[in-house]
Parts: sequence; C1' cells; structure tokens
RNA sequence: GGAGAGAUGGCUGAGUGGUCGAAAGCACCGGUCUUGAAAACCGGCGGUGUGAAAGCAUCCGUGGGUUCGAAUCCCACUCUCUCCG
Repeated sequence: GGAGAGAUGGCUGAGUGGUCGAAAGCACCGGUCUUGAAAACCGGCGGUGUGAAAGCAUCCGUGGGUUCGAAUCCCACUCUCUCCG
C1' cells in the first nucleotide's frame, strides 16, 4: 500500500428497516435461606439533558446521506483484528 471482518449499557454479546434503549449472560444493588459466608432462589438495575416526581427528549465508534421511519442500507473518517504484498 491492497483485501476482508468488526465497533451495541461496567464486561461479554444477540438484534440486519417499524411494535427496539434494544434479548440473554456476567457484574452490581436489595431480599429469602445460613451461626456466618458461599451457592441457590426472588426482585431491581444503561448514560446524558430537563423535571419535585411521574414523565419527556436524546444516545448503538464519529460525521453526513437515503427513507414516512435507520443500531440495521449508502458514503467518508477513526480505532481493533486477520490475510496479501
């Protein structure tokens, strides 16, 4: 330099146009159990802005585009991994 794959809550990782801020697991928080702990079970649990709260808005690497509608399709860029030279 060229080609391919990938980037989604604290972590792993599904979701490939609509009912999806988004499954599931781990972690974390509260509880039950226990002499105590672990394990197990039950419940809860993303960030930001606004708000007394309820709620509302926004966010899927970054910036644009297509579409009535984008995590998903297209373009550019950034980063990671693999292969070729």
A computed fold for an 85-nucleotide RNA from an Oscillospiraceae bacterium, annotated as transfer RNA. Lineage of the source: Bacteria > Bacillati > Bacillota > Eubacteriales > Oscillospiraceae. Its Rfam family is "tRNA". It is annotated as a transfer RNA.